[in-house]
RNA sequence: GUUGAUAAUGCCAAACCUGUCGUGAGGCAGGGACGGAAAGCCACGGAUCUUUAUCUUCCUUUCUCCUAGCAAAAGAUAGCCGGGUUCCCAUGC
Numbered sequence: 001g002u003u004g005a006u007a008a009u010g011c012c013a014a015a016c017c018u019g020u021c022g023u024g025a026g027g028c029a030g031g032g033a034c035g036g037a038a039a040g041c042c043a044c045g046g047a048u049c050u051u052u053a054u055c056u057u058c059c060u061u062u063c064u065c066c067u068a069g070c071a072a073a074a075g076a077u078a079g080c081c082g083g084g085u086u087c088c089c090a091u092g093c
Base pairs, nucleotide, nucleotide: 001093002092003090004089011036012035016031017030018029019028020027021026034079040085041084042083044082045081046080047077048076049075050074051073052072055069056068
């Protein structure tokens, strides 16, 4: 350098519950472990999700409400995938 074990030192912590912040997706803290070899960090590409107002659309005699949808703006997810970057331990090569 490469690789990631049924090893080892430690580490992180899904669902769920409680508190708290946020319109929301979700964040943070405590409990809790499904898992993780980057489940450390970065929203750069894709994806999914949220909010907002407009436009179109369903319904309606008409309007509003409601239904559905493209694009837009602002956000969320790094434990969705890819990418960037840093790092612990150890076998083999």
A computed fold for a 93-nucleotide RNA, annotated as c-di-GMP-I-GGC riboswitch aptamer. Of the family's consensus pairs, 95% are formed in the model. The coordinates come from a structure-prediction model, not an experiment, and the mean pLDDT is 79.